[in-house]
Molecule: c-di-GMP-I riboswitch aptamer
Organism: soil metagenome
RNA sequence: GACAAAGGCAAACCCGUCGUGAGGCGGGGACGCAAAGCCAGGAGUCCUGCGCGCGUGCUGCGCGAAAGGAUGGUCCAGCUGCCGAA
Numbered sequence: 001g002a003c004a005a006a007g008g009c010a011a012a013c014c015c016g017u018c019g020u021g022a023g024g025c026g027g028g029g030a031c032g033c034a035a036a037g038c039c040a041g042g043a044g045u046c047c048u049g050c051g052c053g054c055g056u057g058c059u060g061c062g063c064g065a066a067a068g069g070a071u072g073g074u075c076c077a078g079c080u081g082c083c084g085a086a
Base pairs, nucleotide, nucleotide: 001083008033009032013028014027015026016025017024018023031073037079038078041076042075043074044071045070046069047068048067052064053063054062055061056060
C1' cells in the first nucleotide's frame, strides 16, 4: 500500500461433532479482511451445568459475580510475517 500481480484467511447461514452455555473443531459457503497470522497481559462484550454466595415455600426454585470460562472477525499492548511499483 499501486484501479498491478502471486498466494492467503473466511462472517452470516447449512450439515456433523464437542460443550450447561458463551462458543470450539471438521465440511460446505463468502460478508468481509493487509496481519481476519499468533498471544487472553489491559479494557470491552458475552456465558455459567456443577461449585460458590444470597434468598426461599428447601430431593427443589430464584437471583448474583468477587469465582470460573468464551471472544484475537471489539479495541490496546506484545510476538512473527508474504508480495511489492513509484